[in-house]
RNA sequence: UCCUGAGAAAGGCAAACCCAUCGUGAGGUGGGGACGCAAAGCCAUGGAUCAGAAGACGCAUUCUGACCGCCAGGUUGCCAAC
Repeated sequence: UCCUGAGAAAGGCAAACCCAUCGUGAGGUGGGGACGCAAAGCCAUGGAUCAGAAGACGCAUUCUGACCGCCAGGUUGCCAAC
């Protein structure tokens, strides 16, 4: 350095839910709160899922968004047992 991730060490993040707030909405932000996470850091690049609008007239298509804690991918990073 790479791989790997423990009966290590220092820490970190923060689900559901509640309150406030923004948004047509999916959902986002802040506070509380911890289900969990070795990338639960970042990126919307490919799928999946969700929302809105068109159009269609019998069920698939298009556009615009959301979502990274759905799965992949890219990229950066703490420590070090085997």
Description: This is a predicted structure of an 82-nucleotide RNA (c-di-GMP-I riboswitch aptamer) from a Nitrospirota bacterium. Of the family's consensus pairs, 95% are formed in the model. Its Rfam family is "c-di-GMP-I riboswitch aptamer". Rfam describes the family as follows. GEMM was predicted in a large-scale screen for bacterial structured RNA regulatory elements. The source organism's lineage runs through Bacteria, Pseudomonadati and Nitrospirota.